RNAcentral holds the full RNA, with entries from ENA and Rfam.
Large-subunit ribosomal RNA, domain IV from Candidatus Nitrosopumilus sp., 332 nucleotides, folded computationally.
NCBI's taxonomy places the organism under Archaea, Nitrososphaeria, Nitrosopumilales, Nitrosopumilaceae, Nitrosopumilus.
Model confidence (mean pLDDT): 86 of 100.
Rfam family: Archaeal large subunit ribosomal RNA. Its Rfam clan is "LSU clan". A reference for the family is Cannone et al. (2002), "The comparative RNA web (CRW) site: an online database of comparative sequence and structure information for ribosomal, intron, and other RNAs", BMC Bioinformatics. The family has 91 seed sequences and 2,955 matches in Rfam 15.1.

Context: one part of a larger RNA
RNA sequence: ACCGUAUGGCGAGGGAAUUCGGCAAAUUAGUCCUGUAGCUUAGGUAUAAGGGAUGCCUGCAGCCUUCAUGAGGAAUGGGGGCCGCAGGUCGCAGUGACAAGGGGGUUUCGACUGUUUAAUAAAAACACAGGCGACUGCUAGUCCGAAAGGAUUUGUAUAGUCGCUGAAUCCUGGCCGGUGCCGGUACCUAAAACUUGGGUUCAACCGAGCUAAGGGCCGGUUAACGCCGGGAGUAACUCUGACUCUCUUAAGGUAGCCAAAUGCCUUGUCGGGUAAGUUCCGACGCGCAUGAAUGGAACAACGAGAGCCCCACUGUCCCCGCCUACAACCCG
Numbered sequence: 001a002c003c004g005u006a007u008g009g010c011g012a013g014g015g016a017a018u019u020c021g022g023c024a025a026a027u028u029a030g031u032c033c034u035g036u037a038g039c040u041u042a043g044g045u046a047u048a049a050g051g052g053a054u055g056c057c058u059g060c061a062g063c064c065u066u067c068a069u070g071a072g073g074a075a076u077g078g079g080g081g082c083c084g085c086a087g088g089u090c091g092c093a094g095u096g097a098c099a100a101g102g103g104g105g106u107u108u109c110g111a112c113u114g115u116u117u118a119a120u121a122a123a124a125a126c127a128c129a130g131g132c133g134a135c136u137g138c139u140a141g142u143c144c145g146a147a148a149g150g151a152u153u154u155g156u157a158u159a160g161u162c163g164c165u166g167a168a169u170c171c172u173g174g175c176c177g178g179u180g181c182c183g184g185u186a187c188c189u190a191a192a193a194c195u196u197g198g199g200u201u202c203a204a205c206c207g208a209g210c211u212a213a214g215g216g217c218c219g220g221u222u223a224a225c226g227c228c229g230g231g232a233g234u235a236a237c238u239c240u241g242a243c244u245c246u247c248u249u250a251a252g253g254u255a256g257c258c259a260a261a262u263g264c265c266u267u268g269u270c271g272g273g274u275a276a277g278u279u280c281c282g283a284c285g286c287g288c289a290u291g292a293a294u295g296g297a298a299c300a301a302c303g304a305g306a307g308c309c310c311c312a313c314u315g316u317c318c319c320c321g322c323c324u325a326c327a328a329c330c331c332g
Stems, first nucleotide, its partner, number of pairs: 004326003008323004013318002017316001022313001030054005038045002041167001055089006062082008090094001102311007109303002114126002130165007141152004169297003173228003178225002180221005187216003194209005229247005256290001257287001268284005
């Protein structure tokens, strides 16, 4: 001989008290038999969960196969493989080492398999099948190029390009006033060129007329960009307000959904779970500031996604101890 390093080992009793968080470790594990909820898009979930067995020896049965004898496909004898039953036997332990899922419940987001920040991010981001819209009849539309030319395409609307949304299911409300886009337009406005008047030795310059697109004006269009109110009174306890009045808008947020990945106040209030819960789950809703393809809601399956809970398990911890190897240290 401290402190260390190791994809090291073990640990009484307790068992997450540790911690942002079970991070790490432990548990489980193969095969056979049995058994399997709720949900569901009826396919799945599912190896769900849970339970039992597993070595070796001996005997016997069944199935498959191969060889020999045999005239034979009969029969007999031998070998190999698979599977089962019974008896016995040893250990704490028989998938004895290696290898080898911990499980369950609930919520959220994204349907899914997939893709991504080579070297701090793998995700709820991207993509996706599906839905919708816009442009385009081919000398098309879109894109590259100064052009020649080229791509889409030696394709042709069941096609190509662009944009939004993002499986299936139930749905997708109101508003065209503003902005955008599309269309129309008797009328108004409107430059240069042109015509014409003045002016200039020529010009410049100053006027008038005519006119395209555009604008005005009129209409359409929201799965275009977007937007979707306020104040009073009122029911025979009280409270509340179906009802009424009023201001106002283009229209005043519909179906749904919610203190939500969206709620400031807020640790909202009530219920559940705990002895105790700013998290979690279920409700409530005048919602600071939810809301319908900037999609709304709900979802089986899936996820190295995120939150919460339970069982099992454990040196995470109570509380630390010991061992092995190396490093280090000490002595030589």